[in-house]
RNA sequence: CUGCAUGUAGUUCAACGGAUAGAACACCAGACUGCUAAUCUGGAGAUGUGGGUUCGAUUCUCACCAUGCGGUCCA
Numbered sequence: 001c002u003g004c005a006u007g008u009a010g011u012u013c014a015a016c017g018g019a020u021a022g023a024a025c026a027c028c029a030g031a032c033u034g035c036u037a038a039u040c041u042g043g044a045g046a047u048g049u050g051g052g053u054u055c056g057a058u059u060c061u062c063a064c065c066a067u068g069c070g071g072u073c074c075a
Base pairs, nucleotide, nucleotide: 001071002070003069004068005067006066007065010025011024012023013022018055027043028042029041030040031039048064049063050062051061052060
């Protein structure tokens, strides 16, 4: 430089183009407990950036950015 794939919560994953993006673990608070742990209840927390298509985009599309894998050239 180039091809492909992937970017959603702290982590691992969902969401047919359609209502307020949903879980698990983790985290915080409370209950329980002699104290922890476990268990139960509650809470906070996310669509990489910018365009396009569409009545409507996490989803389709373009560019860029990041990560991973492969390839070419030079040294």
Transfer RNA from a Chitinophagales bacterium, 75 nucleotides, folded computationally. Its Rfam family is "tRNA". Lineage of the source: Bacteria > Pseudomonadati > Bacteroidota > Chitinophagia > Chitinophagales.